[in-house]
Context: one part of a larger RNA
RNA sequence: GGUGCACAACGGAUGCCUUGGCAGAGGUAGCGGAUGAAGGCCGUGGUAAGCUGCGAUAAGCCCGGUGUAGGAGCAAACAUCCUUUGAUACCGGGAUUGCCGAAUAGGGAAACCUGGUAUCGCAAUAAGCGAUAUCAUUACUGGAAGUUUAACCUUCCAGUAAGCGCAACCCGGGGAACUGAAACAUCUUAGUACCCGGAGGAAAAGAAAUCAACCGAGAUUCCCUUAGUAGUGGCGAGCGAACAGGGAACAGCCUAAACCGUGUGUGUUAAAACGUGCAGGUGUUGCAUACACGGAGUUGUAGGACAUGUUUUGAGAAGACUGCACUCUUCUCGGGAAGCUACAAAUCUUUUUAGAUAGUCGAAAUGGCUGGAAAGCCAUACCGUAGAGGGUGACAGUCCCGUAGACAAAAUCUAAGAAGACUUCCCUAUACAUGUUCCUGAGUACCAUGGGACACGUGAAAUCCUGUGGGAAUCUGGGUGGACCACCAUCCAAGGCUAAAUACUAACCUCUGACCGAUAGUGAACAAGUACCGCGAGGGAAAGGCGAAAAGAACCCCGGAAGGGGAGUGAAAUAGAACCUGAAAUUGUGCACUC
Repeated sequence: GGUGCACAACGGAUGCCUUGGCAGAGGUAGCGGAUGAAGGCCGUGGUAAGCUGCGAUAAGCCCGGUGUAGGAGCAAACAUCCUUUGAUACCGGGAUUGCCGAAUAGGGAAACCUGGUAUCGCAAUAAGCGAUAUCAUUACUGGAAGUUUAACCUUCCAGUAAGCGCAACCCGGGGAACUGAAACAUCUUAGUACCCGGAGGAAAAGAAAUCAACCGAGAUUCCCUUAGUAGUGGCGAGCGAACAGGGAACAGCCUAAACCGUGUGUGUUAAAACGUGCAGGUGUUGCAUACACGGAGUUGUAGGACAUGUUUUGAGAAGACUGCACUCUUCUCGGGAAGCUACAAAUCUUUUUAGAUAGUCGAAAUGGCUGGAAAGCCAUACCGUAGAGGGUGACAGUCCCGUAGACAAAAUCUAAGAAGACUUCCCUAUACAUGUUCCUGAGUACCAUGGGACACGUGAAAUCCUGUGGGAAUCUGGGUGGACCACCAUCCAAGGCUAAAUACUAACCUCUGACCGAUAGUGAACAAGUACCGCGAGGGAAAGGCGAAAAGAACCCCGGAAGGGGAGUGAAAUAGAACCUGAAAUUGUGCACUC
């Protein structure tokens, strides 16, 4: 020096554990904000660095409820207090709620600086200091003033709204590249990622100018299938329908126009007009046109308006210049219907039921043995609408919390139903027939050209959207049926609204796992988006386990201390806080063998 063995040390693998994660199912809820949010900064405790809570009323204040003996958070200790006159705790409601932040009086290097106005306080009615309130912008509405033929516009005042945040889902405006094509350019990736705007609890879409095929269907959305089919495609890579069929869910409506009335403005007429007939009367009431409002009206076997004709009736009153007759309109009573998710617009009150936010009751076992400890073993019982689960000194249906089951709310909220209030509509308007009358959404349809979307890459390319340039028809009309034409069929564009079936889960509740078990599982089981790094955008850790219980080692000894030896606790101290188990590399000491 090597090897082996033994005993130690170092180290923290492994085993066991779990407070934390991951994935999913069902349900709830699906918005918060100028009454100042989300998120922060700074404060706040007797001692107080961090987290948590709270806000100068600052680990809290008030009221109501639940609940019972302890309590003053994590988190010890001392001090000082609270509490059966019900504290602490939990739930509901309220008060307070510094500064920044949309941040909004002005500014600003966020959490700071500096003002105006009004009122008040100290001061003396000044100067100065302080308190409270208020002072941003944009849009719309109303009012005032100015300019103007008028409108537009400008200024001022008042009121209302917006601004910002938010995981995914949704709609719209923009919009890549790597990649694939075994290179690459059309193509693909992909209308994806990403950026911007906007909304809702869902959004979007939606009641046929749709499909179909000579048979017919009948808004939209979603699923299955059709089908990897028909197609499309440097006919490469790839992309990729629809019709028909089966399901989920179902719901239909309002306007523009024609025509009538009212109001306002403008133009025009002296002859008209005032519902009609007769008689009288009135005196600009007429006609045309524009706008606003009300009525009417809403479709394709066309529909509606208007005119004429036929048909059909609860009561009363008023009006249409007067009287009579007819006709028309309006109102009231009575009767009936509907509504607050669209169909006109919206609610409020009462009440019932169910539920949410604290809670309550809740069965049944003892003895012996081993052991530090009984839930283990032995013996004999019991409950069970409860033998889910967790805890308790080892493995507990009957010890504790619970579980099955049954109940509970002063207060706030949700849903559904009922009643009432309220509002609207109907009960002379409907139906039918006739018509050379009127209306039925125009810079639209369509065409050319340049693009885009359609499964469809310009192609024979229909269909839809659109920049530019042209530019119809009006029911004897128009669109579509994949170039185009004819026939035939089908539908009615150029206005709008609409629940459900569908998508998602930041948040809350319950449950589940051939999911992880501390180098795993979230980056984070611990003061974790912390420490730390970076000017910054940003990057981003490590770190769990004494014991059943601190019973956490009084006292003595060595030592300056660290550390150790006794003693003591404990089942165990090689469980001693560098603490469960304690592998390996590695180190030390001793012994053996060997060079």
Notes: Large-subunit ribosomal RNA, domain I from an uncultured Endomicrobiia bacterium, 595 nucleotides, folded computationally. Model confidence (mean pLDDT): 81 of 100. Rfam family: Bacterial large subunit ribosomal RNA. The sequence was found in a public genome assembly.